[in-house]
Molecule: FMN riboswitch aptamer (RFN element)
Organism: Halanaerobium kushneri
RNA sequence: UAUUAUCUUCAGGGUCUGGUGAGCGUAAUAGCAAUUCCAAACCGGUGGUAUAGUCCACGAGCUUUAGCUGAACUGGUGAAAUUCCAGUACCGACGGUAAAGUCCGGAAUAAAGAAGAUUAAA
Numbered sequence: 001u002a003u004u005a006u007c008u009u010c011a012g013g014g015u016c017u018g019g020u021g022a023g024c025g026u027a028a029u030a031g032c033a034a035u036u037c038c039a040a041a042c043c044g045g046u047g048g049u050a051u052a053g054u055c056c057a058c059g060a061g062c063u064u065u066a067g068c069u070g071a072a073c074u075g076g077u078g079a080a081a082u083u084c085c086a087g088u089a090c091c092g093a094c095g096g097u098a099a100a101g102u103c104c105g106g107a108a109u110a111a112a113g114a115a116g117a118u119u120a121a122a
Stems, first nucleotide, its partner, number of pairs: 001122001005118006015040001017039003023032002041102002043092002045058004053090002061068002072088005094105003
């Protein structure tokens, strides 16, 4: 210097907002009641590439184990950006529950991969 093998560690973020009220409750009021609805807010795994949730690939997820699987445009700068800047949009598994990207659960799980250590040989 490059390679082989083994091991260790790490490897996902986000509502303390306002409104409504399905329903619960009462003799009747009162009272309780959505992070799910409406409004507003907030978040963005890994590798590649000019810096990426929306490009390419992978992981996660689902599943008949072979497949399936979300979403971006316009203008500007530049040698180069669907990645930067400006503007306006959009997307987000399954089960639970008042309909969930943000709550609870499978999950003290798994994993793309990142970093480090050691062994052997050339």